The part of an RNA shown here (large-subunit ribosomal RNA, domain IV) has 314 nucleotides and comes from Amalthea freemaniae. Model confidence (mean pLDDT): 83 of 100. Its Rfam family is "Bacterial large subunit ribosomal RNA". RNAcentral holds the full RNA, with entries from ENA. The gene name in the source record is rnl.
Context: one part of a larger RNA
RNA sequence: UUGUAUUGAAGGAACUCGGCAAAUUAACUCUGUACGCUCGCAAUAAAGAGGGCCGUAAAAGCGGUAACAUAAAAAAAGAAGCAACGACUGGUUACCAAAACCACAGGACUCUGCAAAUUACAAAAAAUAAGUAUAGAGUCUGACGCCUGCCCAGUGCUUAAAAACGAUAGAUUUAGGUUUAAGCUUAAAUUAUAACUUUAGGUAAACGGCGGUUCUAACUAUAAGAAUCCUUAGGUAGCGAAAUUCCUUGACGGGUAAAUUCCGUCCUGCAUGAAAGGCGCCACGAUUGCUUCGCUGUCUCCAAUACAAGUUCA
Numbered sequence: 001u002u003g004u005a006u007u008g009a010a011g012g013a014a015c016u017c018g019g020c021a022a023a024u025u026a027a028c029u030c031u032g033u034a035c036g037c038u039c040g041c042a043a044u045a046a047a048g049a050g051g052g053c054c055g056u057a058a059a060a061g062c063g064g065u066a067a068c069a070u071a072a073a074a075a076a077a078g079a080a081g082c083a084a085c086g087a088c089u090g091g092u093u094a095c096c097a098a099a100a101c102c103a104c105a106g107g108a109c110u111c112u113g114c115a116a117a118u119u120a121c122a123a124a125a126a127a128u129a130a131g132u133a134u135a136g137a138g139u140c141u142g143a144c145g146c147c148u149g150c151c152c153a154g155u156g157c158u159u160a161a162a163a164a165c166g167a168u169a170g171a172u173u174u175a176g177g178u179u180u181a182a183g184c185u186u187a188a189a190u191u192a193u194a195a196c197u198u199u200a201g202g203u204a205a206a207c208g209g210c211g212g213u214u215c216u217a218a219c220u221a222u223a224a225g226a227a228u229c230c231u232u233a234g235g236u237a238g239c240g241a242a243a244u245u246c247c248u249u250g251a252c253g254g255g256u257a258a259a260u261u262c263c264g265u266c267c268u269g270c271a272u273g274a275a276a277g278g279c280g281c282c283a284c285g286a287u288u289g290c291u292u293c294g295c296u297g298u299c300u301c302c303a304a305u306a307c308a309a310g311u312u313c314a
Stems, first nucleotide, its partner, number of pairs: 001309008010300002014298001019295001028050004036041001038143001052065005066070001078293007085285002090102002106141007118127002144280004149210003154207002156203005164197001170191009211229005238272001239269001250266005
C1' cells in the first nucleotide's frame, strides 16, 4: 500500500448516474392494524408492549431480587407512499442481459366429415390417433372489467351461372406396320373437360388504410355552421409532452430553500388509437422512475485495530 473483517466524535445521503455498498430491522407471546379490493385479500400492514432468576405444593396472580444488557451467544423482514409495464405461479441469452421478452388460463378467426386437414416422405412404412368438430391443425391476441368504430378501391383468401382462354394428360372409331390372336406402335378423325386468366359478388380479431383549402357569431378570441376539392373510407370511443412530443426544461398546479426527474391537469397528438388490441384494474414482481421515515464511514474526512499478501531495509 492492497485485500478480508471489526470499531468510530459531530453531522446523517451533503456521496453518487442511482442509498451502489454497508448499516438498520429480525424468532416468540400479547395488543393493534389504513387506503384499496376481483371480498379471497391487502396483512407479519403500520404502530406498540413483554421476557432473567427466586418464593408462594402446581397453575394463575402476586411478591422479592441481580445486571449496561434477560429472543443475554448464533441464527434471524428495514418500513411506508405515488406512478409505468406485465394480470398472476412459471420459463429465458450454459459463460456480461431474468426483463416490460417467452409462456400462460381466457378470447377470436381460418382449415378439416375421417382414406380428415396439417406434417413427413424417392417409394413403402409413419405422426396426427388406437383420436372424430365439446376433436385435430394453423395464425393472432393474452387473467378480469368496460369495449373493440369506418373502409373490400389495392394485395390476399373465398364463391361462381354464362362466355372466352386453356392438355405433349384422357376416351372412342378408322387405316397402316408387326403378330395366329391379344398386345405394342404410326397416322387421321371425333368427343368430354381441369386448374389458370378475365368478369362479378363476399370477406378486415385477413395484409392493410382511416384528407386538404377558404370563410363565418353584437369587444376580442374561437368556430357549432357554410362553401369547395379529392378519396375505397377520411381516426369513432378512449387515452394523450406518454416506454410514443421534434420544437421542449411546453403551460398551469403539487412537492423542494432551490428539481431538465416525479405526480396531477390541459391538448397545439412533429409522428396516439381500438385483438401488431384501446382504456381501466385487486393481487403479484431480485422489473423501471420518484418521494418519505428509520439507518448508517456512501460522504464532510478520514482514523484505529486484527489477520493475510506485496514492497523496502536488516